[in-house]
Molecule: transfer RNA
Organism: Acidimicrobiia bacterium
RNA sequence: GCCGGGGUAGCUCAGUCGGUAGAGCAUCUCAUUCGUAAUGAGAAGGUCAGGGGUUCGAUUCCCCUCCCCGGCU
Numbered sequence: 001g002c003c004g005g006g007g008u009a010g011c012u013c014a015g016u017c018g019g020u021a022g023a024g025c026a027u028c029u030c031a032u033u034c035g036u037a038a039u040g041a042g043a044a045g046g047u048c049a050g051g052g053g054u055u056c057g058a059u060u061c062c063c064c065u066c067c068c069c070g071g072c073u
Base pairs, nucleotide, nucleotide: 001072002071003070004069005068006067007066010025011024012023013022019056027043028042029041030040031039049065050064051063052062053061
């Protein structure tokens, strides 16, 4: 330099052939217990890497940039 994969909640990851984003773990609250753990119920938590474009509408499609992983030369 070229090609491919990836970047989504604090962490690990889903998601969608475009219709306003979820799970598990972690955190907090409550219940349970003499108390803790476990268990059950609930809550909070995300400019979907950044910018631009198409569209009534973009995490999703197109372009550019940044970062990570792998391959080729």